[in-house]
Context: one part of a larger RNA
Molecule: small-subunit ribosomal RNA, 5' domain
Organism: uncultured bacterium
RNA sequence: GACGAACGCUGGCGGCGUGCCUAACACAUGCAAGUCGAACGGAGUCGGCCCCGCAAGGGACUGACUUAGUGGCGAACGGGUGAGUAACGCGUGAGCAACCUGCCUUUCAGUGGGGGACAACAGUUGGAAACGACUGCUAAUACCGCAUAAUGCAUUUUGACCGCAUGAUCGAGAUGCCAAAGAUUUAUUGCUGAAAGAUGGGCUCGCGUCUGAUUAGAUAGUUGGUGGGGUAACGGCCCACCAAGUCGACGAUCAGUAGCCGGACUGAGAGGUUGAACGGCCACAUUGGGACUGAGAUACGGCCCAGACUCCUACGGGAGGCAGCAGUGAGGAAUAUUGGGCAAUGGGGGAAACCCUGACCCAGCAACGCCGCGUGAAGGAAGAAGGCUUUCGGGUUGUAAACUUCUUUUACCAGGGACGAAGAAAGUGACGGUACCUGGAGAAAAAGCCACGGCUAACUACGUGCCAGCAGCCGCGGUAAUACGUAGGUGGCAAGCGUUGUCC
Numbered sequence: 001g002a003c004g005a006a007c008g009c010u011g012g013c014g015g016c017g018u019g020c021c022u023a024a025c026a027c028a029u030g031c032a033a034g035u036c037g038a039a040c041g042g043a044g045u046c047g048g049c050c051c052c053g054c055a056a057g058g059g060a061c062u063g064a065c066u067u068a069g070u071g072g073c074g075a076a077c078g079g080g081u082g083a084g085u086a087a088c089g090c091g092u093g094a095g096c097a098a099c100c101u102g103c104c105u106u107u108c109a110g111u112g113g114g115g116g117a118c119a120a121c122a123g124u125u126g127g128a129a130a131c132g133a134c135u136g137c138u139a140a141u142a143c144c145g146c147a148u149a150a151u152g153c154a155u156u157u158u159g160a161c162c163g164c165a166u167g168a169u170c171g172a173g174a175u176g177c178c179a180a181a182g183a184u185u186u187a188u189u190g191c192u193g194a195a196a197g198a199u200g201g202g203c204u205c206g207c208g209u210c211u212g213a214u215u216a217g218a219u220a221g222u223u224g225g226u227g228g229g230g231u232a233a234c235g236g237c238c239c240a241c242c243a244a245g246u247c248g249a250c251g252a253u254c255a256g257u258a259g260c261c262g263g264a265c266u267g268a269g270a271g272g273u274u275g276a277a278c279g280g281c282c283a284c285a286u287u288g289g290g291a292c293u294g295a296g297a298u299a300c301g302g303c304c305c306a307g308a309c310u311c312c313u314a315c316g317g318g319a320g321g322c323a324g325c326a327g328u329g330a331g332g333a334a335u336a337u338u339g340g341g342c343a344a345u346g347g348g349g350g351a352a353a354c355c356c357u358g359a360c361c362c363a364g365c366a367a368c369g370c371c372g373c374g375u376g377a378a379g380g381a382a383g384a385a386g387g388c389u390u391u392c393g394g395g396u397u398g399u400a401a402a403c404u405u406c407u408u409u410u411a412c413c414a415g416g417g418a419c420g421a422a423g424a425a426a427g428u429g430a431c432g433g434u435a436c437c438u439g440g441a442g443a444a445a446a447a448g449c450c451a452c453g454g455c456u457a458a459c460u461a462c463g464u465g466c467c468a469g470c471a472g473c474c475g476c477g478g479u480a481a482u483a484c485g486u487a488g489g490u491g492g493c494a495a496g497c498g499u500u501g502u503c504c
Base pairs, nucleotide, nucleotide: 001503002502003501005500006499007498008497009496012373013372014371015370016369017368018366019365020331025329026328027327029326030325031324034073035072036071039070040069042067043066044065045064046063047062048061050059051058052057080284081283082282089209090208091207092206093205094204095203096202099201100200104197105196106195107194108193109192110191111190112146114144115143121136122135123134124133125132126131152177153176154175155174156173157172158171159170160169162167182189183188184187210256211255212254217247218246219245222244223243224242225241226240227239228238229237259281260280261279262278263274264273265272266271286307287306288305289304290303309320310319311318312317337363339362340361341360345359346357347356348355349354376406377405378404379403386397387396388395389394410445412440413439414438415437416436420431448493449492450491451490452489453474454473455472459488460487461486462485463484469476470475
């Protein structure tokens, strides 16, 4: 000098930030991922109109709204944490002639004709519940054949050309194979195939990346090859066979510790330390394992299995996962509200209106940090009183106070009152009657903490008597202690001041 700090004493205001560093301990409760009726068939509510009917009511057509279900997209983002990881994990620089990419953009081509189901629903039925079972009916942009296919894919013939190699690119031909879905309505939007782009990812490599040799040898899918399987893709990634290799004193292996970086702190720099907040990457989601779906999965608020734990139970069986936002208990020296709003920015869905969004924007709490402001200003000697001290003359507190004249920042009261809202108009503000402006009253409502032996700015008195105590180091204290305690005075910093801890 610095801090995500804590503790002691003290505490006026504002702005901007920051706030479980410990138990990746366990979690009550609420919320944090939905949306689309312009994909679909129903159901319900409220209407319109027509028919039957005296009426109640029933039926046909139709409009608006709501929606459990089927279906689509999203849920792989956003948000949290740092347990694991010494690793191509991260950083940096290259490569992929070994790869994928939903939504988006551009271009080309197409969208023909059929079929059978399953929910919902109805009926029956099991169960305490969670949740099922059977029979029957039904729609679709759900599912499945057929047609059409190329610049697509596979096999193959051939020409040109290029590369460091495996090989790549372009062209011509043959054979085989593969697609689609409609909706509302008259203009759109969807759907399918292909090519390219963009974006996002995957993989490989060079270099760098803590400590220990009181860890010296390690390794059998191990190292390489051939052939296969698998993957979007290369590869012992996996498998069969063959060979016996591969790594290591330039530190393998083992053990310990640790998320990495941009940065941050410090320092003249070199360097040292660090990785809170913000941004990038990685990993994880009660512990371990597994796949499914999908363009994409470590799938936090998906599924299955096993373990531990908690809860419900009719004992047969079930349910759960805050390292999301709040909040609770526990641990701890220690860290906040079970708040408001989608107004803005951004995200998901939707043609849109709009809906959802604890992302986010705000407010609340905390001197936790930084910055700014204030607690008054000028005059004022009878140098008042009081305190302390004294050599009893005085000195000092001290222009300090009183007193006089002013000012009103901030706080307080009243009136007005935004920008943030987004260039056609209108509408839309949680914050917020906030910021800000004007007026008003009144010095009014606002100062402490530490130190005073030397280092180190600042001294006397009393008490105590190697006691009580102080102390960062040297050291003070045993009867005149500037070093302990108190008082007066003084010095330093100031809404803070000291102490402790850590780093330089």